[in-house]
Predicted 3D model of a 119-nucleotide RNA (SAM riboswitch aptamer (S box leader)) from a Melioribacteraceae bacterium. Of the family's consensus pairs, 94% are formed in the model. The sequence was found by an Rfam model in a public genome assembly. Lineage of the source: Bacteria > Pseudomonadati > Ignavibacteriota > Ignavibacteriales > Melioribacteraceae.
RNA sequence: GUCUUAUCUAGAAAGGUCGAGGGAUCAGGCCCAAUGAAGCCUUAGCAACCGUCCCGUUAUUCAGGGAAAAGGUGCUACUUCCUGCCCUUGCUUGUAACAAGCAGUGGGAAAGAUGAGAG
Numbered sequence: 001g002u003c004u005u006a007u008c009u010a011g012a013a014a015g016g017u018c019g020a021g022g023g024a025u026c027a028g029g030c031c032c033a034a035u036g037a038a039g040c041c042u043u044a045g046c047a048a049c050c051g052u053c054c055c056g057u058u059a060u061u062c063a064g065g066g067a068a069a070a071g072g073u074g075c076u077a078c079u080u081c082c083u084g085c086c087c088u089u090g091c092u093u094g095u096a097a098c099a100a101g102c103a104g105u106g107g108g109a110a111a112g113a114u115g116a117g118a119g
Stems, first nucleotide, its partner, number of pairs: 002118007013043005021032003026084004044076003049072002052067004080111001085108003088104007
């Protein structure tokens, strides 16, 4: 790097260093940033994916619930910051069917992030 799968509207900070960008890519927005971005180091915290313990299921592949927070990850601005693709709702225009544009709610994808597993 690839595949499968679960979750993603909650939560959680300071110091040092560094010196201009950052919020995944692209595009349109909107934010953060010299009162110091990103990165790196230290400490702290959040959470509960793996793991630990208990109940429980299963015994050829194996649900679920609870507790704690050793350990392994991860994370600590804004919903994955919002939108883009599809369905759907309303309005406008044209139309034989239907199509286009604008706006919005809800849903679903795609993509992304993180964990676990596989090879």